[in-house]
Context: one part of a larger RNA
């Protein structure tokens, strides 16, 4: 990891609902029993029992009624078969509905209850040949080092303390082999080893290491043992192992097998030791059955305080005026004064989800009309969902952050393929029964990459804007105001003046237009500030408003508004058009005409569903017409193949099954032929009964 085979909704049993069958006001037997058969069983008896036919009531118990009640009242459950046909009008008949008993299928309970899986629990064993304490008898520790008491010996003492040499051989003393151990590092990692190897390291006369044996086989798992680490207890220990109880439970995870045909979802709401579970309810399906039943449009009437609006109300907040109060001053006091602070009030502009003297569109709710083939509503049988996700546009929370979180109305995706966004579940467009080398468009496109398919006029940007950003900036550029100078010459440029009183006063160490303060005036003029910036220590010096000339036609300020600029800094490599490349092949809510483009529509040809009318018939078949046919969970319907029985009764050594080649044919599970192998069995039709279909379960046994 591939091949082959096995492998999962069963069986009992009770209710229940459909469909079929038999009986029918009734319908059924059970255990048993006999008979009959080789046997499996089959028939016969067996009415016990159950369910119906009659309910009410808690119950005595009444009874087409009964319960309640004081009632004869109200009030609750109940109570009446239907159609057809025949009649002697009393009725009968049959069918239909009721009823029961069976089958068959869907569901539901009880039982392993679609399979396979837990850590765990509990009960009876077996374990101390690992390993931990014990208990008995053994064993064994190279050398080498210190050198404790004690003893001799000498000094020394009154005796002694005591001091020195020696001797002596003590210790959980040192140092280091064997043992024993496992610090620290590599290497080993399918290893030499399910714990090792080599270097290094500790312990090394002690609590020291080790053999044997532990005999009614020493201590046993609700338990032993532990210098204690929850260690160990046969490679297993927060409670050994090993069988049973057992198919323990498992709201939880994986699996769960053939085909076709219709319709076809939820990701909600309330509850919940409830949040991944369930239960009712919404939504899906399927049967029955009902009202012109839902819906949309129009019309008409209603209910409401929501967008915006407002400030009357409750609150918030700004200015000015009036003016109580207060505060400060001044007065012995009365009272003044006040560039303070301020309630109400008055005007004027605001703000509010929890303010409203107003108040929309939408929505809702009723009612006619009309439109209207099923979309509505009722009852009953089966579910599934109850993790949602993203956009759009109303809000809450956040930070008016998030692919963030919570609701609300819509879309899409989920469970939806095709075309467009370069790739891209939620975005645009559009719902895909098949088929066609036909045609029309939609979104988006029409230089090449690229198979389609564009070209004309008008102005716009020069920023490769396009092809990413904001506050903010700027004689960019185009369009369109307003205001001002101007041939009595404006703007700009050149050429000249640009002055005296004066250095103004002050202040200053100096202040002469030009550090600062205060003032800012008169004269000469064509004009010229007690001075516009630059300098200087402070003067000078250049320059500016201002004036004249000189030159000749516009020139200044300032609003709107297109379309561009700058603001713009990220990590591998252009990298912010998808790319070449582009000045249109960019942009324009500018004009006109074109094409291409999807599984959408048409158009031809065909399958299936349904529902109408029509025939032949009856669960069908066939003609015309009309609507449809994406689909996860799930509901419904219809059908193919397997193995066994029965029944019919066919082929088969002139070759069954099986297996292979080609072939045909059915929508499809499938099926049929023919040929080769093969060498004994076996198809079909009509029933039934199922151990009835495998790609997946870290599935199970085998095989390579």
């Nucleotide at each position: 990891a591939c091949c082959g085979a096995c492998g999962a909704c069963u069986u009992g049993u009770u209710c229940u609902a459909u469909g079929u069958g038999g009986c029918u006001a009734g319908g059924u037997u059970a255990a048993g029993c006999a008979a009959c058969u080789u046997g499996c069983g089959u028939u016969g008896c067996g009415g016990a029992g159950c369910c119906a036919a009659a309910g009410c009531g808690a119950a005595a118990g009444c009874g087409a009624g009964u319960c309640u009640g004081a009632a004869u009242a109200g009030g609750g459950c109940g109570u009446a078969g239907c159609u057809c046909g025949g009649u002697c009008c009393g009725c009968c008949g049959a069918g239909c509905a009721g009823g029961u008993c069976g089958c068959a299928u869907g569901g539901a309970g009880c039982a392993g209850a679609c399979c396979c899986g837990a850590a765990a629990c509990c009960g009876g064993g077996u374990g101390a040949u690992c390993u931990a304490a014990c208990c008995a008898u053994g064993g064994c520790c190279a050398g080498a080092g210190u050198g404790a008491a004690g003893c001799u010996c000498a000094a020394g003492u009154a005796a002694g303390a005591u001091u020195g040499a020696g001797u002596g051989g003590a210790g959980g003393c040192u140092c280091g082999a064997a043992c024993c151990u496992g610090u620290g590092a590599a290497u080993g990692a399918g290893g030499c080893a399910a714990a090792a190897u080599u270097c290094u390291a500790g312990g090394a006369u002690g609590a020291g290491c080790u053999g044997u044996g532990g005999u009614u086989a020493g201590u046993g798992c609700a338990g032993g043992u532990g210098a204690a680490a929850u260690g160990c207890c046969a490679a297993u220990c927060g409670a050994a192992c090993u069988c049973g109880g057992a198919a323990a439970u498992a709201g939880c995870u994986g699996g769960u097998u053939c085909u076709c045909c219709c319709c076809g979802a939820a990701a909600u709401g309330c509850a919940u030791u409830u949040a991944g579970g369930u239960g009712c309810a919404g939504c899906c399906u399927c049967a029955g059955g009902a009202a012109g039943u839902a819906a949309u449009u129009u019309a008409u009437g209603g209910a409401g305080g929501u967008a915006g609006a407002g400030c009357u109300c409750u609150g918030g907040a700004u200015a000015a005026g009036c003016c109580a109060g207060g505060g400060a001053c001044c007065g012995u006091g009365a009272g003044g004064u006040u560039a303070c602070c301020g309630a109400a009030c008055u005007u004027a502009a605001c703000c509010a989800a929890a303010c409203u003297g107003c108040g929309a569109a939408u929505g809702c709710c009723a009612u006619a009309a009309a439109u209207g083939u099923a979309a509505u509503c009722c009852u009953g049988g089966g579910a599934g969902u109850g993790a949602g996700a993203c956009u759009a546009c109303g809000g809450a929370g956040g930070a008016u952050a998030a692919g963030c979180c919570c609701c609300g109305u819509g879309g899409u995706c989920g469970a939806a393929a095709g075309g467009g966004a370069a790739a891209c579940a939620g975005c645009c467009c559009a719902g895909a029964c098949c088929a066609u080398c036909a045609g029309c468009u939609a979104a988006g496109g029409u230089c090449c990459c690229u198979a389609a398919a564009a070209g004309c006029a008008a102005g716009c940007u020069a920023a490769g804007u396009g092809g990413g950003a904001a506050a903010g900036g700027a004689a960019g550029u185009g369009g369109u105001g307003u205001u001002g100078c101007a041939g009595a010459a404006a703007c700009a440029g050149c050429c000249a003046g640009g002055a005296g009183g004066u250095u103004g006063g002050c202040u200053c160490a100096g202040a002469a237009g030009c550090a600062g303060c205060c003032a800012u005036c008169c004269u000469u003029u064509a004009a010229a500030g007690a001075g516009u910036g630059c300098g200087u220590a402070a003067c000078a010096g250049c320059u500016c408003a201002c004036u004249g000339g000189u030159c000749g036609a516009g020139u200044a300020a300032u609003g709107c508004u297109g379309c561009g600029c700058c603001g713009a800094c990220a990590a591998u490599u252009u990298a912010a058009c998808g790319g070449g490349g582009c000045u249109u092949a960019a942009g324009u809510u500018u004009g006109c005409u074109a094409c291409c483009g999807a599984a959408g529509c048409u158009a031809u040809g065909g399958g299936c569903u349904u529902c109408c009318u029509g025939a032949u018939u009856u669960u069908a078949u066939u003609a015309g017409g009309g609507a449809g046919c994406g689909g996860u969970a799930g509901g419904g319907g219809a059908g193919c193949g397997u193995u066994g029985u029965c029944a019919u009764g066919g082929c088969u050594g002139a070759g069954a099954a099986g297996c292979u080649u080609u072939g045909a044919u059915g929508c499809a599970a499938g099926u049929c032929a023919a040929g080769g192998u093969g060498g004994a069995g076996u198809a079909g039709u009509g029933a039934c009964a199922a151990g009835u279909g495998a790609g997946a379960a870290u599935g199970u046994c085998g095989g390579u």
Model confidence (mean pLDDT): 83 of 100. A computed fold for a 704-nucleotide part of an RNA from a Dehalococcoidia bacterium, annotated as large-subunit ribosomal RNA, domain II. RNAcentral holds the full RNA, with entries from ENA.